Molecule: Bacterial large signal recognition particle RNA
Organism: Ammonifex degensii KC4
RNA sequence: CCGUGCUAGACGGGGAGGUAGCGGUGCCCUGUACCCGCAAUCCGCUAUAGCGGGGUCGAAUUCCUGCCCGCGGGCCCGGUUUGUGGUACGGCUACCGCAAGGGGCGAAGAAGGCUGGGUCUCGCGCGACGGAGCUUCCCGAACCGUGUCAGGUCCUGACGGAAGCAGCACUAAGGGAAAUCCUCCGGGUGCCGCGAGGGUGCCUGGCCCGAGUUACCUGCGGUCGGCGUCGACCGGAGACCGGUGUUCAACGGCAGGUGCACGG
Numbered sequence: 001c002c003g004u005g006c007u008a009g010a011c012g013g014g015g016a017g018g019u020a021g022c023g024g025u026g027c028c029c030u031g032u033a034c035c036c037g038c039a040a041u042c043c044g045c046u047a048u049a050g051c052g053g054g055g056u057c058g059a060a061u062u063c064c065u066g067c068c069c070g071c072g073g074g075c076c077c078g079g080u081u082u083g084u085g086g087u088a089c090g091g092c093u094a095c096c097g098c099a100a101g102g103g104g105c106g107a108a109g110a111a112g113g114c115u116g117g118g119u120c121u122c123g124c125g126c127g128a129c130g131g132a133g134c135u136u137c138c139c140g141a142a143c144c145g146u147g148u149c150a151g152g153u154c155c156u157g158a159c160g161g162a163a164g165c166a167g168c169a170c171u172a173a174g175g176g177a178a179a180u181c182c183u184c185c186g187g188g189u190g191c192c193g194c195g196a197g198g199g200u201g202c203c204u205g206g207c208c209c210g211a212g213u214u215a216c217c218u219g220c221g222g223u224c225g226g227c228g229u230c231g232a233c234c235g236g237a238g239a240c241c242g243g244u245g246u247u248c249a250a251c252g253g254c255a256g257g258u259g260c261a262c263g264g
Stems, first nucleotide, its partner, number of pairs: 001264006009057003012030004020046005034054005063257006072248004076243007084235004089231002091227003094223005100218003103214003112208008120197006126190002129186005135178005145170004153162003
């Protein structure tokens, strides 16, 4: 140096998340890279950190180490933007108080005080209105109501007698009208009367006193008042962009390293 058979090793790696930690399953990047079973309230392990079973390659284009490049991700910083929580102030607004300015009222008497009446409640009465009754008048029955019953009918030897339609008159049930008195009832009834009660407010009369009073506008003070548009500050979240910040880092490039046996 060559050949044969082996062994270590390789047959993908990485980021975030998760975990005490590691690896895997699921997501993402790289880009092609044996198969089967297990697995997110998960599965397997323990610093030599997937486990179990099977297969292929095998000391180099494929393994190991170092350097370079750097997909992509995490963290940090800056910017833009969209929601969101809170705070105080300005603002608007509600109420209370003060009375400096303006206004109103006031010696034709303010505010306050005393007193009478009304408004209010209860009872009694009177009136108006409405309804019913009572009263008076009128209408009111083909037959089955009354009276009188022309005509006609019936009985009788006759005198005479009987029933009775229409008509007329009257009345029943019922209907209508009148309007005074009387009786009863009703209530969204009354500039009505009498009595009693009540007195907070309001209106009004009188008396006392004698100069303020009112709070409409402005102003000032107050309420752990209300609202939350805008502006301010603080906090936290999301999206996007940038970083000659940091960290991990796939693919790729370069350099170096790598075992045993036998035979020639």